[in-house]
Molecule: Bacterial RNase P class A
Organism: Rubrivivax rivuli
Formats: sequence, structure tokens, C1' cells
RNA sequence: GAAGUCAGCCAGACCGCCGCUGGUGCAAGCGUGGAAACACGGCACUGGAGGAAGGUCCGGACUGCACAGGGCGGCGUAGCAGCCAACGGCUGUCCACCGCGAGGUGAGGAUCAGAGCAACAGAGACGAGCCGAUUCAGUUCGGGUGAAACGGGCAAUCUCUACGCGCAGCAAUACCAAGUAGGCACACGUUGACUCGGCCCGAGGAGUGUGCGGGUAGGUAGCACCGAGCCGGAAGGCGACUUCCGGCCCAGAGGAAUGGCGGUCACGGCCGGCUUUCGCAAGAAGGCCGGCUGCACAGAAUCCGGCCUAUCGGCUGACUUCACAC
Repeated sequence: GAAGUCAGCCAGACCGCCGCUGGUGCAAGCGUGGAAACACGGCACUGGAGGAAGGUCCGGACUGCACAGGGCGGCGUAGCAGCCAACGGCUGUCCACCGCGAGGUGAGGAUCAGAGCAACAGAGACGAGCCGAUUCAGUUCGGGUGAAACGGGCAAUCUCUACGCGCAGCAAUACCAAGUAGGCACACGUUGACUCGGCCCGAGGAGUGUGCGGGUAGGUAGCACCGAGCCGGAAGGCGACUUCCGGCCCAGAGGAAUGGCGGUCACGGCCGGCUUUCGCAAGAAGGCCGGCUGCACAGAAUCCGGCCUAUCGGCUGACUUCACAC
């Protein structure tokens, strides 16, 4: 220098203006909407997408229902040892395969319980037999093909063994609670309750009133949180990881906020002009200026740990192979 392997990181920066959406503090009364529950409205300060927020594949937290214990059935996992709240995840290691190598991949228990299966070729493919020769005798010898021809293979076919698993999911679930229509109780009512604006007459007339309970719309909580939390350091461990110390508080809607405009700088792409080097030339490589464009994958929705998938461009570290120089 070239080609690679593994691990980690970034995902434009700053300033100004205008908006959207949360939190905290002050203020503590009023106003608006609403039957209510409740929501919104002031001022100041302040937070506001990702490495995958994605697919919803696996595991948990949480919630409701079910549940004495055991068995059958069903589903899942599978070398060995560990990590973890848990896992089908992760770490170490053995074995097998791929790679010159750094490394990578692995559905890697059992075919002395039983069943099932095997393309093409081949006479015959799981049953032991078939063909040719031979012998008293399935007694002995040979047999193209094919991965496999008489002993074996496949468990990524059923099965067996060991271990694990109750079911549903935040549209879970809990609370507050209209209207309409049901339910229950009490009272009054054809000896006329009740309605026709208050009274009388008159007319209509079989229900009317009060209370309670379930529950729908609607509202609040769950839900933004001191947490399997983040950052730094120390110790233990090969490692996954654990323990201790210090610091920090870090999005949150509920038709769903996280945006728009302008400026400067950095970087990338395209176009144009000028110019330098090499070259006979065609052309190649680079520098400067100007213009246009910013464009990766992608948008939190109860939360967390993983896996998988998508991803323009760029940076860092360790290691491998080859070439050259010393």
C1' cells in the first nucleotide's frame, strides 16, 4: 500500500424568529364548556424520537379470570458449563463443516423400545430376498447400479428421554358517571292521580312521583413513574455479568406533539468556469470559484430485555493475508 475479519461510534453544528406538545413552581379565586365527572384558560422556568422508535418473532413486568394435589393430552427447548428477572437471548468451551488466515455457521439428546421413509440409476431399496455358478444341505463363491445391496442412514416424519409452560392481553383492568330503554322497592291513582302556564269550569286521561341498583356515551386512573434506569470510577470474573462508591432525573399523545422559515459554518452529490501536474495527443488526477440540491432507513403509543429486518455517507480500534522497503 492492497484485500479482508471482528468490535465500537456518529446520523450535521450554532444563532434568530414563529408555532405544537408535556412537566415544575407561583397564583388560589374567577371565567368558559359540561347534568355531573372533569377539561381548558394566567405568569416564570424547563423537557420533547431512534439505532432501529419498525416486524410483533421470543421472554418478562403489570392487570383480570381460573387454580388443593396428581395424571392424560397439547405446545416449546435440546453437546457441556455458566450469565440473566426471564428467554428460543447472551458468554465460554468441545465437536462437525466453510475459509490460506483473522474468523464464520450449526434445529449438535436417543435409531439396543416401536413405527415410517429413501428421488435417479438398478432385476431388486428396508423385507429380506433376487440373478448366475456350486453343494448332501441357504452349503459356498460372485454380482453391473447406487449415497446406501445386508449392515446401515434419516429423529428438520411419528416416537422415546429430560426440562419448561394455566388462559387472555393496556381496546388488559379499576374508579366516577348523563340521556334513552329495562330491573327492584315505596307512595299516590278510574271514589280520576297527572296534563292543558296560576285558579275555576270544561276537556283529555292510565299511569304518576320518589329512592336504589346494574350499565352505555362521556371522563379519570393505569401512563410517563427512583426504574431489571442512565453516566463515571473501583473491585471480582477469560467472558456474558455481578458488587460497591459518586453523580443525574432523561419524550409522552390519546386522531395522536416533537415542526416551519431565515442566516453562518462543515460534509456529500450534480453542473459550469478558471487553473496546476503528467502526456506528442486523446485524456487522467488535483486545486480554487460560482450555482443547484440535501435525498439513508425511518416517526415513540403500557413499559422493559432480546432476536430479526431496513439503512446514504463517514469515523475509530484490534487482528489476518499478500506485495514492497529498511